[in-house]
The RNA shown here (transfer RNA) has 73 nucleotides and comes from a Minisyncoccota bacterium. The same sequence occurs in records of 2 taxa. The coordinates come from a structure-prediction model, not an experiment, and the mean pLDDT is 80. Its Rfam family is "tRNA". Gene Ontology term of the family: triplet codon-amino acid adaptor activity. It is annotated as a transfer RNA. Rfam's curators write: Transfer RNA (tRNA) molecules are approximately 80 nucleotides in length.

RNA sequence: CCGCCCGUAGCUCAGUCGGUAGAGCAGUGGCCUUUUAAGCCAACGGUCGAUGGUUCGAGUCCAUCCGGGCGGA
Numbered sequence: 001c002c003g004c005c006c007g008u009a010g011c012u013c014a015g016u017c018g019g020u021a022g023a024g025c026a027g028u029g030g031c032c033u034u035u036u037a038a039g040c041c042a043a044c045g046g047u048c049g050a051u052g053g054u055u056c057g058a059g060u061c062c063a064u065c066c067g068g069g070c071g072g073a
Base pairs, nucleotide, nucleotide: 001072002071003070004069005068006067007066010025011024012023013022019056028042029041030040031039049065050064051063052062053061
């Protein structure tokens, strides 16, 4: 320098052909228990790496950039 893959909740990851974002774990509250753990229930937690573009509508499509990884010169 060139090509490819990844970036979504505190962590690990889903998210189909574009229709407005979820699970598990952790943490919080409650139930149960003499208490703890385990188990059960609930709520909380996100401007989807950034900025633009396309679109009625973008996590998803396009461009550039940032970060990480792999490969080739």